[in-house]
RNA sequence: GGCGGCCGCGGGUCGCGCUCGAGCACGACCCGAGGAAAGUCCGAGCUCCAAAGGGCAGGGUGCUGGGUAACGCCCAGCGGGAGCGAUCCCAGGGAAAGUGCAACAGAAAGCAAACCGCCUCGGGCCGUAAGGCUCGCGGUAAGGGUGAAACGGUGCGGUAAGAGCGCACCAGCGGGGGAGGCGACUCCUCCGGCUCGGUAAACCCCACCCGGAGAAAGACCAAAUAGGGGACGAUGAGGUGGCCCGCCUCGCUCAGUCCCGGGUAGGUCGCUAGAGGCGCGCGGUAACGUGCGUCCCAGAGAAAUGGUCGCCACGGAGCAAUCCGACAGAACUCGGCUUA
RNA sequence: GCCGGAGUAGCUCAGCUGGUAGAGCAGCUGAUUUGUAAUCAGCUGGUCGGGGGUUCGAUUCCCUUCUCCGGCU
Numbered sequence: 001g002g003c004g005g006c007c008g009c010g011g012g013u014c015g016c017g018c019u020c021g022a023g024c025a026c027g028a029c030c031c032g033a034g035g036a037a038a039g040u041c042c043g044a045g046c047u048c049c050a051a052a053g054g055g056c057a058g059g060g061u062g063c064u065g066g067g068u069a070a071c072g073c074c075c076a077g078c079g080g081g082a083g084c085g086a087u088c089c090c091a092g093g094g095a096a097a098g099u100g101c102a103a104c105a106g107a108a109a110g111c112a113a114a115c116c117g118c119c120u121c122g123g124g125c126c127g128u129a130a131g132g133c134u135c136g137c138g139g140u141a142a143g144g145g146u147g148a149a150a151c152g153g154u155g156c157g158g159u160a161a162g163a164g165c166g167c168a169c170c171a172g173c174g175g176g177g178g179a180g181g182c183g184a185c186u187c188c189u190c191c192g193g194c195u196c197g198g199u200a201a202a203c204c205c206c207a208c209c210c211g212g213a214g215a216a217a218g219a220c221c222a223a224a225u226a227g228g229g230g231a232c233g234a235u236g237a238g239g240u241g242g243c244c245c246g247c248c249u250c251g252c253u254c255a256g257u258c259c260c261g262g263g264u265a266g267g268u269c270g271c272u273a274g275a276g277g278c279g280c281g282c283g284g285u286a287a288c289g290u291g292c293g294u295c296c297c298a299g300a301g302a303a304a305u306g307g308u309c310g311c312c313a314c315g316g317a318g319c320a321a322u323c324c325g326a327c328a329g330a331a332c333u334c335g336g337c338u339u340a
Numbered sequence: 341g342c343c344g345g346a347g348u349a350g351c352u353c354a355g356c357u358g359g360u361a362g363a364g365c366a367g368c369u370g371a372u373u374u375g376u377a378a379u380c381a382g383c384u385g386g387u388c389g390g391g392g393g394u395u396c397g398a399u400u401c402c403c404u405u406c407u408c409c410g411g412c413u
Stems, first nucleotide, its partner, number of pairs: 001312007009032007017024002034327001038338002041336005046214004053245004058210005063077005078092001079090004093205002098203002100199002115144002117140003121136006152170006171195001173192008218269004228260005236250004276295008314325004341412007350365004359396001367383005389405005
């Protein structure tokens, strides 16, 4: 967990007795917690806000295509990363629209910069000489150091010494052409200046989406009370998040809003037949869709769904007898996510 | 059902504008004192409730989870 017996609960159907009726009692049969019922993180159905609308602020999502009632979910792919690989992960648009941030270290962290070093020129000192030390002007960013990150990489040439300064290959960026793909993208080829950091789960920009409240929503019936008192009041009040525009209603002693005080807090509905479950076929890589057939699988109302006996099944321990068996319980319903 | 806040040393609280964690009390040691208290000086003590992520770096930003407190209906 399943089956069966006995006893006990809740709902439904039928029967039957009492009953004016509401209803009460009895009998038979059928059904009676989840895969998460949890969190309340999302989406919707449904109900209400009298009846329309627009904008701002605010919030959400963020590659492409598909699925879905919808979603921030699911599927497939593209790109990136990790890994030998199988596979796994990604809050994955934009950094030349603007602003901000990067401690310490380091010369320097956005248009820079020179600590050590290298080279040229001039001067001084030492030395037979080669050369060494030091000061000043100029050139340099290849080498070294710091750092998570320092203005492409490797090689060759060139230079006073160096540097994409030039060249070859590669990476990146921009542009042209061709091919494949619905698309995100991928591949091939040509040209080019040589290279124009990181961070947006920083503010922000861009694209798309979003009325609000919530079953204690809400509807109806019954009963009771003090239809009491006060404030605002037309340049007004009110109208379901905030603000503005617009619209509508009220009515000039407003049952409109707010405040104080009083009464009631009882009953019925909402409350379970569904974007439903199961089986088979077809379509689709899949998510899923569709056709046929079949089934009704909790509706409590302070909260039912249990107790006991026996048998069987599964898993674990044990020679066996035997023992143990998780997380956990509906409260309007469903699709997900997350957690145990 | 809806909404908001908190968790940091043994205790009470800061820090949350990202740069590697503090104050007071308590505890320990020493000084001072006849001795104690007070006072002075020094010292110890921390998975920032847990986990994951962004970033060079997270108490701080994002997601998720646990516990506690409060408000409305």